The RNA shown here (transfer RNA) has 72 nucleotides and comes from a Pyrinomonadaceae bacterium. Model confidence (mean pLDDT): 81 of 100. The sequence is in RNAcentral, with records from ENA. It matches the Rfam family "tRNA". About the family: Transfer RNA (tRNA) molecules are approximately 80 nucleotides in length. Rfam classes the family as a transfer RNA. The organism belongs to Pyrinomonadaceae, within Bacteria.

[in-house]
């Protein structure tokens, strides 16, 4: 320099045009306990940025940024 993949919460991770955006770990509150742990109930936190397509975009397209891999 060229090509490809990936980017969703503090971490991991599903979803892939219309849902209230799953789940696990962690955090907070409660219940339980002599106190804790475990278990149970509840709560908060997320679609990299900017454009485009569309009635509607986390999802499709482009650029950019970051990252991983391959080629030279």
């Nucleotide at each position: 320099g060229c090509g490809a993949g990936c980017a969703u919460a503090g971490c991991c991770a599903a979803g892939u045009g219309g849902a209230u955006a799953a789940g696990g770990c962690g955090g907070c509150g409660g219940a339980u306990u002599g106190c804790a742990a475990a278990c149970c109930c509840g709560c908060a936190u997320a679609c990299g940025u900017c454009g485009g397509u569309u009635c509607g975009a986390u999802u499709c397209c482009g650029a950019c940024u970051g990252u991983u891999c391959g080629c030279u």